[in-house]
The part of an RNA shown here (large-subunit ribosomal RNA, half B) has 1194 nucleotides and comes from Spirosoma montaniterrae. The RNAcentral record of the full RNA draws on ENA and SILVA.
Context: one part of a larger RNA
RNA sequence: UCAUGGUUAAGGAACUCGGCAAGAUGACCCUGUAACUUCGGGAUAAGGGGGGCCGUCUCUUUCGGGAGCGGCUGCAGAGAAGAGGCCCAGGCGACUGUUUACCAAAAACACAGGACUCUGCCAAAAUGAAAGUUGACGCAUAGGGUCUGACACCUGCCCGGUGCUGGAAGGUUAAGGGGGGAGCUUAGUCUGCAAGGGCGAAGGUUUGAACUGAAGCCCCAGUAAACGGCGGCCGUAACUAUAACGGUCCUAAGGUAGCGAAAUUCCUUGUCGGGUAAGUUCCGACCUGCACGAAUGGUGUAACGAUCUGGGCACUGUCUCAACCAUGAGUUCGGUGAAAUUGUAGUAGCGGUGAAGAUGCCGCUUACCCGCCACGGGACGGAAAGACCCCGUGCACCUUUACUACAGCUUAGUAGUGGGUGCUGGUUGUGGCUGUGUAGGAUAGGCGGGAGGCUGUGAAGGGGUGUCGCCAGGCAUCUUGGAGCCAACCUUGAAAUACCGCCCUUUCACAACCGGCGUCCUAACCCUUUAUGGGGACAUUGCUUGGUGGGUAGUUUGACUGGGGUGGUCACCUCCGAAAGGGUAACGGAGGUUUCCCAAGGUCCGCUCAGGCCGGACGGUAAUCGGCUGGGGAGUGCAAUAGCAGAAGCGGGCUUGACAGUGAGGCAAACAGGCCGAUCUGGUGCGAAAGCAGGGUAUAGUGAUCCGGUAGUUCCGCAUGGAAGGGCUAUCGCUCAAAGGAUAAAAGGUACGCCGGGGAUAACAGGCUGAUCUCCCCCAAGAGCUCACAUCGACGGGGAGGUUUGGCACCUCGAUGUCGGCUCGUCACAUCCUGGGGCUGGAGAAGGUUCCAAGGGUUCGGCUGUUCGCCGAUUAAAGUGGCACGCGAGCUGGGUUCAGAACGUCGUGAGACAGUUCGGUCCCUAUCUGUGGUGGGCGUGGGAAUACUGAGGGGGUCUGUCCUUAGUACGAGAGGACCGGGAUGGACCAACCGCUGGCGGAUCGGUUGUCUGGCCGCAGGCACGGCCGAGUAGCUACGUUGGGUUAGGAUAAGCGCUGAAGGCAUCUAAGUGCGAAACCGGCCCCAAGAUGAGUGUUCCGUGUGGUAAGGGUUGUUGGAGACGACGACGUGGAUAGGGUGCAGGUGUAGGCGUGGAGACGCGUUGAGCUGAGCACUACUAAUGAGCCCGAGAG
Repeated sequence: UCAUGGUUAAGGAACUCGGCAAGAUGACCCUGUAACUUCGGGAUAAGGGGGGCCGUCUCUUUCGGGAGCGGCUGCAGAGAAGAGGCCCAGGCGACUGUUUACCAAAAACACAGGACUCUGCCAAAAUGAAAGUUGACGCAUAGGGUCUGACACCUGCCCGGUGCUGGAAGGUUAAGGGGGGAGCUUAGUCUGCAAGGGCGAAGGUUUGAACUGAAGCCCCAGUAAACGGCGGCCGUAACUAUAACGGUCCUAAGGUAGCGAAAUUCCUUGUCGGGUAAGUUCCGACCUGCACGAAUGGUGUAACGAUCUGGGCACUGUCUCAACCAUGAGUUCGGUGAAAUUGUAGUAGCGGUGAAGAUGCCGCUUACCCGCCACGGGACGGAAAGACCCCGUGCACCUUUACUACAGCUUAGUAGUGGGUGCUGGUUGUGGCUGUGUAGGAUAGGCGGGAGGCUGUGAAGGGGUGUCGCCAGGCAUCUUGGAGCCAACCUUGAAAUACCGCCCUUUCACAACCGGCGUCCUAACCCUUUAUGGGGACAUUGCUUGGUGGGUAGUUUGACUGGGGUGGUCACCUCCGAAAGGGUAACGGAGGUUUCCCAAGGUCCGCUCAGGCCGGACGGUAAUCGGCUGGGGAGUGCAAUAGCAGAAGCGGGCUUGACAGUGAGGCAAACAGGCCGAUCUGGUGCGAAAGCAGGGUAUAGUGAUCCGGUAGUUCCGCAUGGAAGGGCUAUCGCUCAAAGGAUAAAAGGUACGCCGGGGAUAACAGGCUGAUCUCCCCCAAGAGCUCACAUCGACGGGGAGGUUUGGCACCUCGAUGUCGGCUCGUCACAUCCUGGGGCUGGAGAAGGUUCCAAGGGUUCGGCUGUUCGCCGAUUAAAGUGGCACGCGAGCUGGGUUCAGAACGUCGUGAGACAGUUCGGUCCCUAUCUGUGGUGGGCGUGGGAAUACUGAGGGGGUCUGUCCUUAGUACGAGAGGACCGGGAUGGACCAACCGCUGGCGGAUCGGUUGUCUGGCCGCAGGCACGGCCGAGUAGCUACGUUGGGUUAGGAUAAGCGCUGAAGGCAUCUAAGUGCGAAACCGGCCCCAAGAUGAGUGUUCCGUGUGGUAAGGGUUGUUGGAGACGACGACGUGGAUAGGGUGCAGGUGUAGGCGUGGAGACGCGUUGAGCUGAGCACUACUAAUGAGCCCGAGAG
């Protein structure tokens, strides 16, 4: 010192984030018990009382006892042990339960109850590759999923989005079906002198249009206890304010009831009320709801809770403020005996320096050598290749309307897969039918033929049926009828009808082929209770196919960046930056481009602008006209720069050089790419010609490669000929704009995280800087009645400091723990108090301002995690800062900042929030240094003992009130001093224990339970010393005593004397005097290792060795002590123990006697017992001894 246990005066939560911890309560009996309530509860509510022992007494009894009454006794009778603290109010969750084994027990999970939804049984759902299994040997009162979460009252509006459900229409849509066509090939044929070219059957081959073709999607509805959502502006009432009212815009609809600064409120400690002396918390209200709100349920709610919050009572060492005791560690000795760590270490302080915080460098200072016990400031201490931050074309997991797949589900085709039947689509064939503008007899399809055709195989006409229809009629057929009908002609018209042929359109029938839908069957196949069963070509399954598809998987999710993110940017052009060649960076300063033009190109010819002045109808400052002037201020398609009038500017004529082929030579340049360009050839435009022209005054107007398209082509052509395909030339398709372009195709979260790295890069601290900040100064406009400067000081200017917020990114990311509190300080002074002065708009008192001054001092509470701040009460004062925002190998852990959970808000989501809320592991035995103690060695020129000096160092240093001077000075009064004298306090410090208290574990007593000494009596053990009451020594504070003073010296600001420079003046220059808690000294303590080793006195006494003085060892010990050390004593002795006596403590022992029935009382008796105290006493132990060290210097 720590741990555990015990006690504590007075106070009683003042402690602290918080009553944490500890106390207190406690079993039983009697009594008594509120609000509220779901009538069960709340409730052991709360609160109050009781208890032992004895009994001759009364009652009762199940004969154990119980009740009553009377008595006895202690501080205390559940006498010890075990055994709820209680109340009030609020939040959350109804409840009992469950959970992060090992930091979270909760408000989270669960829960009965409510709701939605799926599921008809071979159930849905789940699992599995399947077989199978669970569901369930259950059957909708069942099972699965989701949400909510007892109970009470309730649960509003929105279906636009997303999801889900439904929807025989329509649109779109896969494989498959289909095969109009097309390509290639070529027997042949045409053409050509030939080479070659054109066409091209069949067959082969490639390709393939219409049409057909499901789900899905679009579309139409329904659905919110599905995911979700639930407005803005303006005006208005006879005070004001407000707005029942009105207007307007938007919406799918604009938040209803209820609640509301809330687990939700930023501003905010909102405002008011309550509680408190004082209330950032709490309770009740208000409503301005940043950002409540109705089963992601709203609002209440009795009971319940190791829940969270506020208050109260009780109680206490939590605290004021600490003390003592016990036990175990620590310490010493004996035994045994680890660990992390460790570059080597002979390991000091300060100032400086330095990769920016040095034991190690520089300078100065300090320091004899070595231990032991302690403390924990430093060794950027140990531990863990930082978990925060950034980086990695790292990883993992999670999410989703990221990308791409896959499972699953679903759709269609087909196989397995068969037989009937009804209806129906397409194509082809055959045979019918159909055809209406107007005109015309009238329903004229087209072309051709055509003068005849039809008719007893039944004409005209009549009736019926079916079908088509433009409603006129046509066609077919049955029947009747029993002999004619139509065309030519006529008219009309674009076209003329009978009849025949071919064909078109509509449509019908049949056939074939390809289908589609319905229905029936049973034999594949499936099920089962195995039957005369059920289902059935479906289903299951395979292949192909469309859809759906975070269920699963693989991945992507850029860079720059004064950290990262957010924002901005990313290619090209112009200017400045750019430092007179070129080039040159920044998240430097300014702008533009991703085009345009058939003229805005070429050429030839011509012209001259903007502006100003003057003149001139409408006409004005400015329209058009004229004159003068005008070197460019205009114009040049578009930004800027450089150009341009002899024009590159402005017009007109003719035109296409906005050419083909070529590219000497250069510029620029990593490459890729870019730029200028004469000449030559061909042909062209303009010009009389010389000539000019390969776009535009120049510099932007852009995109590599791959892949693919189109056109051309004397290129290649897998035996040959072709073809397919490719090459080459030209050209097209990229905001590949992250613009040298990773892919055709890609977003997010991580606080559950992980790895590799970084002090290359952030958060803390340090450093540099000093914008900001704090302080000071200069100038002096002004105010201050007057007057800048008693006081205040604008507009401006100059500094200091290194406490703020920043900037920078220099040490540290193989770790420098971060706010606040506690503890302990220390320094600065820009001074809060106290001290000394100046000025005052100083009468006094009280102040203002300022100078000097750092000696000491600088309070306790309420709120909040707070620092800060506000408040209460004091004070002489309640200072400002630094010390890693001093101090976590010293403590705490409330805040912040891991994992759990909730609210508001944001996000589709995973999740997120310098928003809130409840909860949440703080390790280290000290090597060095440092510091406080305490020893050993050696030295100190012989060895000792004792007493001193004091170089040096440290401590101390505070201040109020009252009385007096004096109700004086001053003042009209009210009020009210300086200076000086005295008294008494607060805080702080030291010593002590006589007093007052505390503790006092070998003192005394009381007493419960139980065991033991055979029993009684009396003792003893254990139960926290069992509990309880006292208490000596000792240690202590709450107790007592003392302390700060006063002299003196030298000074600060200031005040002076004398006094020049400077005949004066001047406190100064020479000289000299005053002047403060600061400085020196004075007071107290340490101190000669003060190696500078000091001084006085005394003792010893001269040579190996042994001794001396002296010391040690050793023994008995101590108010001394961790151990060493220090002190006392050692027989010539009171050192310790013992003994005797006394003090003090306890409180009347035992035994006996006596009284009583007994418990018990009384007497003997202030008895007995008694640790440490005092005195005496050698009874015991300190040997009559021994051993060791210890001078030889002068």